[in-house]
RNA sequence: GUUCGAAAAGGGCAAAACAUCCGAAAGGGUGGGGCGCAAAGCUUCCGGCCUAAGUUCCCUGAAAGGGAAUAGGGUUGCAGGGCUGCCGGG
Numbered sequence: 001g002u003u004c005g006a007a008a009a010g011g012g013c014a015a016a017a018c019a020u021c022c023g024a025a026a027g028g029g030u031g032g033g034g035c036g037c038a039a040a041g042c043u044u045c046c047g048g049c050c051u052a053a054g055u056u057c058c059c060u061g062a063a064a065g066g067g068a069a070u071a072g073g074g075u076u077g078c079a080g081g082g083c084u085g086c087c088g089g090g
């Protein structure tokens, strides 16, 4: 350097409930608590999935209201890519 692994050693992260804040929502922050994770460290580059404020179209005489489509939004604990990393074996 590369590859495999988590048996050991030292550790690390932290799901959901719940509380609170931000957000139109999906979701995120903080506390909390451990479901789990060998990268569950970082990064939306690619795909998937979620949401639909705004925009467009439709229903309606108009308005209100409703429906459909759509990502500049989100998910890294959905998968892949990129970067970085502890221990041990080859």
Stems, first nucleotide, its partner, number of pairs: 002090004012037002018031005035077001041083003045080001047078001048075003054070006
Molecule: c-di-GMP-I riboswitch aptamer
Organism: Syntrophobacteraceae bacterium